[in-house]
RNA sequence: AUCUUAUCAAGAGAGGCGGAGGGAAUGGCCCGAUGAAGCCCGGCAACCGGUUAAUCAACACGGUGCCAAGUCCUGCAGGGUGUAUGCUCUGAAAGAUAAGAA
Numbered sequence: 001a002u003c004u005u006a007u008c009a010a011g012a013g014a015g016g017c018g019g020a021g022g023g024a025a026u027g028g029c030c031c032g033a034u035g036a037a038g039c040c041c042g043g044c045a046a047c048c049g050g051u052u053a054a055u056c057a058a059c060a061c062g063g064u065g066c067c068a069a070g071u072c073c074u075g076c077a078g079g080g081u082g083u084a085u086g087c088u089c090u091g092a093a094a095g096a097u098a099a100g101a102a
């Protein structure tokens, strides 16, 4: 990197270092010196896991993950509504994470 399955409306610090960028990609729209990324601490969640004879439930010691905005919105197909390039719904694609496969 590829494939399969599941999930994606909730949750998470006015801490330290650090210094300008960041939010995947398109187009937007945002966040940022009242300090971005990154690192540390802290926290959230509970996919795997551990515990139990076992399910549920509970746990969070271990493996990940996550901590602005619905996966920030959108991009493709279709529906509803409307005077309106508006609003809204469903699905796909793409993406993220986990577990597994070759």
Base pairs, nucleotide, nucleotide: 002101003100004099005098006097007096008095013041015040016039017038021031022030023029027073028072042067043066044065047063048062050059071094076091077090078089079088080087081086